The prediction has a mean pLDDT of 83. The part of an RNA shown here (small-subunit ribosomal RNA, central domain) has 352 nucleotides and comes from an uncultured organism. Rfam family: Bacterial small subunit ribosomal RNA. Its family is annotated with structural constituent of ribosome and ribosome in the Gene Ontology. The RNAcentral record of the full RNA draws on ENA.
[in-house]
Context: one part of a larger RNA
RNA sequence: CUGGGCGUAAAGAGAAGCGUAGGCGGCUCAAUAAGUAUGGUGUUAAAUCUUCCGGCUCAACCGGACACCAGCACCGAAAACUAUCGAGAUUGAGUCGAGUAGGGAAGAGGGGAAUUCCUGGUGGAGCGGUUAACUGCGUAGAUAUCAGGAGGAAUACCAAGGGCGAAGGCACCUCUUUUGGACUCGUACUGACGCUGAGGCUCGAAAGCGUGGGUAGCAAACAGGAUUAGAUACCCUGGUAGUCCACGCAGUAAACGGUGAACACUAGGUGUAGCGGGUACUGACCCCUGCUGUGCCGGAGUUAACGCAUUAAGUGUUCCGCCUGGGGAGUACGGCCGCAAGGUUAAAACUC
Numbered sequence: 001c002u003g004g005g006c007g008u009a010a011a012g013a014g015a016a017g018c019g020u021a022g023g024c025g026g027c028u029c030a031a032u033a034a035g036u037a038u039g040g041u042g043u044u045a046a047a048u049c050u051u052c053c054g055g056c057u058c059a060a061c062c063g064g065a066c067a068c069c070a071g072c073a074c075c076g077a078a079a080a081c082u083a084u085c086g087a088g089a090u091u092g093a094g095u096c097g098a099g100u101a102g103g104g105a106a107g108a109g110g111g112g113a114a115u116u117c118c119u120g121g122u123g124g125a126g127c128g129g130u131u132a133a134c135u136g137c138g139u140a141g142a143u144a145u146c147a148g149g150a151g152g153a154a155u156a157c158c159a160a161g162g163g164c165g166a167a168g169g170c171a172c173c174u175c176u177u178u179u180g181g182a183c184u185c186g187u188a189c190u191g192a193c194g195c196u197g198a199g200g201c202u203c204g205a206a207a208g209c210g211u212g213g214g215u216a217g218c219a220a221a222c223a224g225g226a227u228u229a230g231a232u233a234c235c236c237u238g239g240u241a242g243u244c245c246a247c248g249c250a251g252u253a254a255a256c257g258g259u260g261a262a263c264a265c266u267a268g269g270u271g272u273a274g275c276g277g278g279u280a281c282u283g284a285c286c287c288c289u290g291c292u293g294u295g296c297c298g299g300a301g302u303u304a305a306c307g308c309a310u311u312a313a314g315u316g317u318u319c320c321g322c323c324u325g326g327g328g329a330g331u332a333c334g335g336c337c338g339c340a341a342g343g344u345u346a347a348a349a350c351u352c
Base pairs, nucleotide, nucleotide: 004323005322006321007306008305012320014203015202017201018200022196023195024194027088028087029086031084032083034082035081036078038076039075040074041073042072043071044070051065052064053063054062055061092193093190094189095188096186097185098184099183100182104179105178106176107175108174109173110172111155116150117149118148119147120146121145122144126137127136163170164169208249209248210247211246212245213244217243218242222238223237224236225235260319261318262317263316264315265314268297269296270295271294272293273292274291275290276289277288278287301308302307325352326351327350334345335344336343337342
């Protein structure tokens, strides 16, 4: 370089919000002629190689001839495609107008249930916990129950393979001239403005780290009690970091649909969420139908099989990432990043 792959065998980067370079790019007309295809000329030394003929007795070897292939340069002619330039259009893309749904984001305020603690009342011997117990709490009055108060965290039911978000994720209620996106209808406007995207910027659960707060419950570590041959566990009683808030760092997950993004095409059936159109109607529902999302079943096709199947793992195109036997090893060394923990990039010897 050619070629094969990436749901589960090795392999889709956590995401792709902003996107650079680059690659690729819809329709019509005209021009140019860089690519492209074509003709010619020159050159690409000889030897070598191929084919044919010949000479050494054959062969190796040697001689002669023909020729191929392709590269480069120049000249000519072609104009379909790519490209460039010019003109135009509207279907891709975007804007606008009218609506709609939503746990999308940020900030502020408020509510109730429950646990715990404190105070007071009633009450008087147990409570708690377990397979059984013990440690523990309790006559200095616990548990139970009533009233009041404090504080922190989480928001039952509604709730649904239902909604929103790029992903991580998002749920009590209310508010905000705060804020992002999506969908439907109209088709008014711009006129290819597009797709992807190495690097880069940004976001990124939980745990963890720094500073300062907060701490009800839960709970690594730790302590005690059990169990056991032992029990550095599972079980029980306690309990500190942490979990919460603000600011900063960290940058990883089975970050999963284990399935990169975009576009087009390819039987159906049945739910559900949002928005329309039609028929009908007093009106709602029902019925027919369009778009967008989200599920299930299933045909062709595909797949090693399982399965996937208009939300493709089918049929194609474009772009990016990644894989190449198991272990060693996502390790060592070096670089970069980090306060650290560590992250990222990433081998080899050796061995099977």